[in-house]
Molecule: transfer RNA
Organism: Candidatus Omnitrophota bacterium
RNA sequence: GCUGGCGUAGCUCAGUUGGUAGAGCACUUCACUCGUAAUGAAGGGGUCGGCGGUUCGAUUCCGCCCGCCAGCU
Numbered sequence: 001g002c003u004g005g006c007g008u009a010g011c012u013c014a015g016u017u018g019g020u021a022g023a024g025c026a027c028u029u030c031a032c033u034c035g036u037a038a039u040g041a042a043g044g045g046g047u048c049g050g051c052g053g054u055u056c057g058a059u060u061c062c063g064c065c066c067g068c069c070a071g072c073u
Stems, first nucleotide, its partner, number of pairs: 001072007010025004019056001027043005049065005
């Protein structure tokens, strides 16, 4: 330099024939306990990597850029 994949909550990941974003773990509060853990209930937390385009509407489609991984040279 070329090609492909990935980027979504603190972490690991789901979610796309375009229609107001979820799970598990973690965190907070409460219950339970002599106390802790475990368990149960409730709750907070996301400009969906960035900038544009298409569209009534974009996490999803298109372009460019950034980062990570792999392959080729």